[in-house]
RNA sequence: GCUCCGGUGGCGCAGUGGCUAGCGCAAUGGUCUUGUAAACCAUAGGUCGAGGGUUCAAAUCCCUCCCGGAGCU
Numbered sequence: 001g002c003u004c005c006g007g008u009g010g011c012g013c014a015g016u017g018g019c020u021a022g023c024g025c026a027a028u029g030g031u032c033u034u035g036u037a038a039a040c041c042a043u044a045g046g047u048c049g050a051g052g053g054u055u056c057a058a059a060u061c062c063c064u065c066c067c068g069g070a071g072c073u
Base pairs, nucleotide, nucleotide: 001072002071003070004069005068006067007066010025011024012023013022018056027043028042029041030040031039049065050064051063052062053061
C1' cells in the first nucleotide's frame, strides 16, 4: 500500500429500511437476612465511531475519514 471483518449504555452482544433502539452481566434503590452474599421486585444509563449523501423514513443502503483486528505484498 491492497483486501476482508468489526466499532451499538460501564462490560459482552443482538438488532440487515418503518413500534421514540433491546438482551445478559454490572450499577443504584427496595423486599428478605442478626449481617453479608444469593434470590426476587423496581429504577437510571446509549441517538448507534465522525462527517456527508440517498429516502417520506437510516443503527441498517452509498461515499470519505478515524480507531481496532486478520490476511496478502
This is a predicted structure of a 73-nucleotide RNA (transfer RNA) from a Candidatus Iainarchaeales archaeon. RNAcentral holds the sequence, with entries from ENA.